[in-house]
Molecule: c-di-GMP-I-GGC riboswitch aptamer
Organism: Nitrospirota bacterium
RNA sequence: CCCGAAAAGGCCGAACCCUUCGGAAGAAGGGGGCGGAAAGCGGCGGAUCUUCCCAAGAUGGAGAGAUGGCCGAGCUGCCGAAG
Numbered sequence: 001c002c003c004g005a006a007a008a009g010g011c012c013g014a015a016c017c018c019u020u021c022g023g024a025a026g027a028a029g030g031g032g033g034c035g036g037a038a039a040g041c042g043g044c045g046g047a048u049c050u051u052c053c054c055a056a057g058a059u060g061g062a063g064a065g066a067u068g069g070c071c072g073a074g075c076u077g078c079c080g081a082a083g
Base pairs, nucleotide, nucleotide: 002083003080004079011036012035016031017030018029019028020027021026034069040075041074044072045071046070047067048066049065050064051063053061054060
C1' cells in the first nucleotide's frame, strides 16, 4: 500500500413527517434512523431524473439544471487481524 475480520472513541444520516426555497427534478434547516470505512470532497466520464428548444415519426439531436447514499475514475482520511 492492497485489503476489511473483531473492537473502541467518534462521524454521517435512507424512508417518512414539519418548515422554507425552486417552475420541476430537487435543495436547506429541524425531527427520525434504513444503512454506510469513505454515506469525506469535487458533477470529470457514464447513468438516471427535471426542464426547454429543434426536428418530425426516430427508442432522434442541442441547451440549461438535479443526484457524490447509482457506477467508474480523481484528491484526502479513522482503526486494524489474517493474507